c-di-GMP-I riboswitch aptamer from a Bacillota bacterium, 85 nucleotides, folded computationally. Its Rfam family is "c-di-GMP-I riboswitch aptamer". From the family's description: GEMM was predicted in a large-scale screen for bacterial structured RNA regulatory elements. The model forms 95% of the base pairs in the Rfam consensus. It was read from a public genome assembly, where an Rfam model found it. Taxonomically the source falls in Bacillota (Bacteria, Bacillati). Model confidence (mean pLDDT): 88 of 100.
[in-house]
RNA sequence: GGCUGUAAAGGGCAAACCUGUCGAAAGGCAGGGACGCAAAACCACAGGUCUAAGCCUCUGCAGGUAGGGCGGCUGGGUUGCCGGC
Numbered sequence: 001g002g003c004u005g006u007a008a009a010g011g012g013c014a015a016a017c018c019u020g021u022c023g024a025a026a027g028g029c030a031g032g033g034a035c036g037c038a039a040a041a042c043c044a045c046a047g048g049u050c051u052a053a054g055c056c057u058c059u060g061c062a063g064g065u066a067g068g069g070c071g072g073c074u075g076g077g078u079u080g081c082c083g084g085c
Base pairs, nucleotide, nucleotide: 002085003084004083005082012037013036017032018031019030020029021028022027035072041078042077043076045075046074047073048070049069050068054065055064056063057062
């Protein structure tokens, strides 16, 4: 450096839910809490998916739409601990 993850060792992160807060919402942030995760570390480039304030359509009900989200959906990129080959 490459491939790989399986006992370990040191550890790390933190789902659902609850509280507070921001947001139109999806969802984010903080605290609590652990379902799990060998990258569940970071990045919205591609796909997928969620929401629809605003905008468009409709007599109405509603429908469509991402400049908004999801990295714990997949791919991809970057970086890292330990072990094996």